[in-house]
The part of an RNA shown here (large-subunit ribosomal RNA, domain IV) has 340 nucleotides and comes from a Pseudomonadota bacterium.
Lineage of the source: Bacteria > Pseudomonadati > Pseudomonadota.
The prediction has a mean pLDDT of 84.
Rfam family: Bacterial large subunit ribosomal RNA.

Context: one part of a larger RNA
RNA sequence: CCAUCGUUUAGGAACUCGGCAAAAAAGUGGCCGUAACUUAGGGAUAAGGCCUGGCCGCCGCAAGGCGGCCCGCAGCGAGCGUACGCUUUCCGACUGUUUACCAAAAACACAGGUUCCUGCUAAGCCGCAAGGCAAUGUAUAGGAGCUGAUGCCUGGCCAGUGUCAGAACGUUAAGAGGAGGGGUGAAACAUUUCGCAAGAUUUGCGUAGCCCUGAAUCGAAGCGCUGAUGAACGCCGGCGGUAACUAUAACCGUCCUAAGGUAGCGAAAUUCCUUGUCGGGUGAGUUCCGACCCGCACGAAUGGCAUAACGAGAGAGCGACUGUCUCGACGAUGGACUCG
Numbered sequence: 001c002c003a004u005c006g007u008u009u010a011g012g013a014a015c016u017c018g019g020c021a022a023a024a025a026a027g028u029g030g031c032c033g034u035a036a037c038u039u040a041g042g043g044a045u046a047a048g049g050c051c052u053g054g055c056c057g058c059c060g061c062a063a064g065g066c067g068g069c070c071c072g073c074a075g076c077g078a079g080c081g082u083a084c085g086c087u088u089u090c091c092g093a094c095u096g097u098u099u100a101c102c103a104a105a106a107a108c109a110c111a112g113g114u115u116c117c118u119g120c121u122a123a124g125c126c127g128c129a130a131g132g133c134a135a136u137g138u139a140u141a142g143g144a145g146c147u148g149a150u151g152c153c154u155g156g157c158c159a160g161u162g163u164c165a166g167a168a169c170g171u172u173a174a175g176a177g178g179a180g181g182g183g184u185g186a187a188a189c190a191u192u193u194c195g196c197a198a199g200a201u202u203u204g205c206g207u208a209g210c211c212c213u214g215a216a217u218c219g220a221a222g223c224g225c226u227g228a229u230g231a232a233c234g235c236c237g238g239c240g241g242u243a244a245c246u247a248u249a250a251c252c253g254u255c256c257u258a259a260g261g262u263a264g265c266g267a268a269a270u271u272c273c274u275u276g277u278c279g280g281g282u283g284a285g286u287u288c289c290g291a292c293c294c295g296c297a298c299g300a301a302u303g304g305c306a307u308a309a310c311g312a313g314a315g316a317g318c319g320a321c322u323g324u325c326u327c328g329a330c331g332a333u334g335g336a337c338u339c340g
Stems, first nucleotide, its partner, number of pairs: 001335008010326002014324001019321001029051004037042001039149001053070007071075001084319007091311002096108002112147007124133003150306004155236003160233002162229005169224003175218002180213005189204002193200002237255005264298001265295001276292005
């Protein structure tokens, strides 16, 4: 010096990101007593006090009570084992679950809410299929999404995107259709050459046939179109002026929009400017609590705001207590170190 322990005057968080660690107190026995708040269950063993041994007698079923006496500094007398407490804010209702091996949480789940799909050979899912799950269930059922106890609530916009409904019109594929065009081309006709003829042959025109192409017209869903729909994806303005101090603007004008953010909350787990301003707490407070509102850039089931209880959650404060510290010191054991 390292690890694990023990003691420490005075002070008592001055340490530190932070009381991390340590310490102390209390001790799931009895009696008394117990606040705010509350979902009336809780909160609560709240907090905070006091008591506790042995012997004898009486009462009592017992637990225990009453009286007397005895000992000690000390009676749950040691030991084992075993919550520090209080106030306040945020988040999440809660018990649960999770990154096996750096994260246990405010993340996930949850009961509850709500929307959509599904009438049974169900929807959805697995499988090429057979088949299976759903379910030996049947809409008080099953599947999918979002939200997340409870309380009070959940505003406006359907223009865009999506979904659902509609079917008149427009558009529209394969296919049907085949006007027309083109190629080739027997025959027929015309023509060249040879031949007495039969016939052979050349060229032209081009019918049928075959091949290629192909307009009109008839063709579904879809899209266009019409409408509905937000606890569907989402979105929820700008400028200028105005009141008899000033300031501000209930008010007015104007532009744009589908509509311009309602209730509630608000420097917030969200506020850049910012340590905003005011108040509280401190001797002193970038944190904290209460307000204000110019919300850079809250806001209503991507839920808003409250909320008792709960939490190895995050922040702030108080008490108690301490080697965390002022500021160190000493000791023990095991290492390190020296020797072997």